[in-house]
Order: sequence, then C1' cells, then structure tokens
RNA sequence: CUGAUGAAUGCGGGAGAGAGCUUUAAUAAGCCGCCGAAGGAACAAACCCAAAAAAAUGCCGUUUUUUAGGUGAAAUUCUCAGGCAAAAGGACCGUAUUUUGACA
Repeated sequence: CUGAUGAAUGCGGGAGAGAGCUUUAAUAAGCCGCCGAAGGAACAAACCCAAAAAAAUGCCGUUUUUUAGGUGAAAUUCUCAGGCAAAAGGACCGUAUUUUGACA
C1' cells in the first nucleotide's frame, strides 16, 4: 500500500397478532383472547468426562454398547420481557460515511 472481518451512525426496505371487555375523574385497577423479528431462556448432532458390561490381547493399553453429568446453533421451541389501528419500535437486508485491521 492492498483491505477479510467486526463495530457505530445516517438513509431506504422490513412480518405477525383484539383502536378487546368492565369499573373509574384518570394516563389507575381488574378480566379474557392472541403474536414472535428488540432483549432473555431451552436443546439436536457432535465432543468431553465418570461408572458398568462385552470383545480380542502376555502386560500397559485399545475398541464397542448402556447409563449419569458437562459443553453445545438458529428465523426451531418457550413467551419472562416486548408487542396486537396509525405513528413509534422492529430481527434481518441494501447503501453511504467513520472506525477496526485478519491473511498475504
């Protein structure tokens, strides 16, 4: 110098589900239905470890099976949080700027 990847900010796109009912002066309280795409939680294969059993083996050790425990992703699952007219928010995608600086 080239600039993978990550981050922040601006702009554009961006789904679902009751403008539910009752009381109340009220933005307060109660009741029922529903959604998953802020955030949060759960786990499959696989891997690690312990015990038991089996196989071959002269020994060390090895392999297989079962059980308990641990690690373990998502747009899956849960619905704690959040949400159910519009607006706002919104995972994620595109783009611009700033920053980071892998490999060579």
Overview:
The prediction has a mean pLDDT of 81. Glycine riboswitch aptamer from Anaerosolibacter carboniphilus, 104 nucleotides, folded computationally. The model forms 91% of the base pairs in the Rfam consensus.